[in-house]
Predicted 3D model of a 112-nucleotide RNA (Guanidine-I riboswitch aptamer). It was read from a public genome assembly, where an Rfam model found it. Its Rfam family is "Guanidine-I riboswitch aptamer". Rfam describes the family as follows. This family represents a conserved RNA structure found upstream of the ykkC and yxkD genes in Bacillus subtilis and related genes in other bacteria.
RNA sequence: UGAGUUGGUUGCUAGGGUUCCGGCUUUGCGUCUGCAGAGCGCUGGUCCGAGAGCGGCCGCUUGCGGGGGAGACAUCCCCGCAGGUGCACGGCGGGACAAAAGCCCGGGAGAC
Numbered sequence: 001u002g003a004g005u006u007g008g009u010u011g012c013u014a015g016g017g018u019u020c021c022g023g024c025u026u027u028g029c030g031u032c033u034g035c036a037g038a039g040c041g042c043u044g045g046u047c048c049g050a051g052a053g054c055g056g057c058c059g060c061u062u063g064c065g066g067g068g069g070a071g072a073c074a075u076c077c078c079c080g081c082a083g084g085u086g087c088a089c090g091g092c093g094g095g096a097c098a099a100a101a102g103c104c105c106g107g108g109a110g111a112c
Base pairs, nucleotide, nucleotide: 004112007058008057009056010055011054012053015048016047020045021044022042023040024039025038026037027036028035029034059085060084061083062082063081064080065079066078067077068076087107089110093105094104095103
């Protein structure tokens, strides 16, 4: 100095907080199995959620078989079947939503 450069989408999970619901604490209300206020993330629901977590679908691709274009082979297109789609240490800081995070900046800086 250069390379290892990485397909899309969806359902979830690890993880995450607190708008809303629920729960808990507390205060008030001539009446209280209730209503209202304040507070607490609280093994809950909603919610956020992975490049380096899991699954599905699409895409791409390899082999075989079948079909199509004047067509034997090759090439191109379509369908089916069976496969493949690898590797991946990682801050500090900043950003969004109510808020936080393995979210986003980011397969970034750096390391190797």
Background
The prediction has a mean pLDDT of 78.